[in-house]
Overview
This is a predicted structure of a 128-nucleotide RNA (c-di-GMP-I-GGC riboswitch aptamer) from a Candidatus Auribacterota bacterium.

RNA sequence: GCUGAAAAAGGCAAACUUUUCGAAAGGGAAGGACGCAAAGCCACGGAGCUUCCUUAGUAUAUUUGUUAAUUGGCUGAAGGUUUUAGCCUAUUAACAAAUCGAUUAAAAUGCCAGCCGGGUUGCCAGAU
Numbered sequence: 001g002c003u004g005a006a007a008a009a010g011g012c013a014a015a016c017u018u019u020u021c022g023a024a025a026g027g028g029a030a031g032g033a034c035g036c037a038a039a040g041c042c043a044c045g046g047a048g049c050u051u052c053c054u055u056a057g058u059a060u061a062u063u064u065g066u067u068a069a070u071u072g073g074c075u076g077a078a079g080g081u082u083u084u085a086g087c088c089u090a091u092u093a094a095c096a097a098a099u100c101g102a103u104u105a106a107a108a109u110g111c112c113a114g115c116c117g118g119g120u121u122g123c124c125a126g127a128u
Stems, first nucleotide, its partner, number of pairs: 002126003011036002016031006034114001040120003044117003048111002054106003061099010072088006
């Protein structure tokens, strides 16, 4: 330097459970083993995952304005107990504006080394 059939010294630990950190993806610790010859380490490239924040748009909600209807109140006129005009308050509806904004979509600087490459270090054994 190459290879991982058998063996040995040993090593790691998926799902799941408990606890903890995190908005989430996910991470740490303990238990537990599906598997692993780099399932040791490094987010450099690609894939994948997430969305606190950001962007776009929307339902809803709130406020304001306009218009209409209705209840109530005030003022006035005609009139004589009924009709009518204006104003104010409240409620409802429609429209417009502003604010908020569930859900949705996009989006890493986040995550992932047990997805694939790449880098780097290393145990045992075999043949050379």
Taxonomically the source falls in Candidatus Auribacterota (Bacteria, Pseudomonadati). The coordinates come from a structure-prediction model, not an experiment, and the mean pLDDT is 76.